RNA sequence: AUGAAGGCUUAGGGAGAGUUGCUGUUUAAGCACACCGAAGGAGUAAACCUCUCAGGUAAAAAGACCUAAGCUGGACG
Numbered sequence: 001a002u003g004a005a006g007g008c009u010u011a012g013g014g015a016g017a018g019u020u021g022c023u024g025u026u027u028a029a030g031c032a033c034a035c036c037g038a039a040g041g042a043g044u045a046a047a048c049c050u051c052u053c054a055g056g057u058a059a060a061a062a063g064a065c066c067u068a069a070g071c072u073g074g075a076c077g
Stems, first nucleotide, its partner, number of pairs: 006072008018033001020032004034057003040053001041051003
């Protein structure tokens, strides 16, 4: 002096499956059955694979993953 991988934060994009029934209600939520797989978890060497404990099935929230910026980091030369 160049500033990789990785990690954190912020912003944007972001699928699937009942806005079913009953109870209840200011909002919410609970139960039953049916269903989804992209938080997490478990299995596997790994996986956007499998399972479905949790989670989710209008909206909201969440959301793997991708992109950009900042911070950190210090590979390589």